[in-house]
Molecule: transfer RNA
Organism: Nitrososphaerales archaeon
RNA sequence: GGGCUCGUAGCGUAGUAUGGAAAGCGUGACAGCCUCCGAAGCUGUUGGUCGUGGGUUCAAAUCCCACCGAGCCCG
Numbered sequence: 001g002g003g004c005u006c007g008u009a010g011c012g013u014a015g016u017a018u019g020g021a022a023a024g025c026g027u028g029a030c031a032g033c034c035u036c037c038g039a040a041g042c043u044g045u046u047g048g049u050c051g052u053g054g055g056u057u058c059a060a061a062u063c064c065c066a067c068c069g070a071g072c073c074c075g
Base pairs, nucleotide, nucleotide: 001074002073003072004071005070006069007068010027011026012025013024020058028046029045030044031043032042033041051067052066053065054064055063
């Protein structure tokens, strides 16, 4: 230098093919119930510029372009 894959809550992960209402799940944190006190369990709450910028569209996490970062491969 070239190619491919990935980037979504504090952490992990689904959704992308076929664009469509409020971005789901686990875990964490906080509060409550329970308990002699804890753990476990149950309930509720808390959370996201969907890497950044631009474009297409009535509508973008999803499509297109550029850039940034991570990994692998080629030279």